[in-house]
Molecule: transfer RNA
Organism: uncultured Lentisphaeria bacterium
RNA sequence: GCCGGGCUAGCUCAGUGGUAGAGCAGCGGAAUCAUAAUCCGCGUGUCAUAGGUCCGAUCCCUAUGCCCGGUA
Numbered sequence: 001g002c003c004g005g006g007c008u009a010g011c012u013c014a015g016u017g018g019u020a021g022a023g024c025a026g027c028g029g030a031a032u033c034a035u036a037a038u039c040c041g042c043g044u045g046u047c048a049u050a051g052g053u054c055c056g057a058u059c060c061c062u063a064u065g066c067c068c069g070g071u072a
Base pairs, nucleotide, nucleotide: 001071002070003069004068005067006066007065010024011023012022013021018055026042027041028040029039030038048064049063050062051061052060
């Protein structure tokens, strides 16, 4: 250089056109003499950036940035 994959909550990841979720972590409460475990409640997000298509984009298309892999 070329080819492929990825970028979504603090972390690991779902979601593939109709106003974004799970687990863990965190916070509040219950219980306990107290702590842990346990139980109940709470999502805190410009979906990497910019354009395009569409009535509507996390999702489709293009470019750019970053990460990973392959290749001479």